[in-house]
């Protein structure tokens, strides 16, 4: 330089014939258990916000009545050719 793959809360990972985004697990936070801890139970955990909503799936654009999903540049990575 060419091709091919992937980018989703802290972290792994779903959601696809395009139709509630974050289920599920870790982890972390309160709690209950216990002399104390550990395990185990329960209950919470994306940003802002005037509490009505807005926003958020690498970044910016396009299609569409709706985009994580299709489409284009473009950043990262990880593979393969040269």
């Nucleotide at each position: 330089g060419c091709g091919g793959g992937c980018g989703u809360g802290g972290c792994g990972a779903a959601a696809c014939u395009g139709g509630u985004a974050g289920a599920c697990g870790c982890a972390c936070g309160g709690c209950a258990c216990u002399c104390a801890a550990a395990a185990u139970g329960c209950c919470g955990c994306g940003a802002c916000u005037u509490c009505g909503g807005u926003c958020a799936u690498g970044u910016c654009g396009g299609u569409u009545c709706g985009a994580u999903u299709c489409c284009g540049a473009c950043c990262g990575c990880c593979c393969g050719c040269a």
The RNA shown here (transfer RNA) has 82 nucleotides and comes from Phenylobacterium zucineum HLK1. It matches the Rfam family "tRNA". It is annotated as a transfer RNA. Its family is annotated with triplet codon-amino acid adaptor activity in the Gene Ontology. Lineage of the source: Bacteria > Pseudomonadati > Alphaproteobacteria > Phenylobacterium > Phenylobacterium zucineum.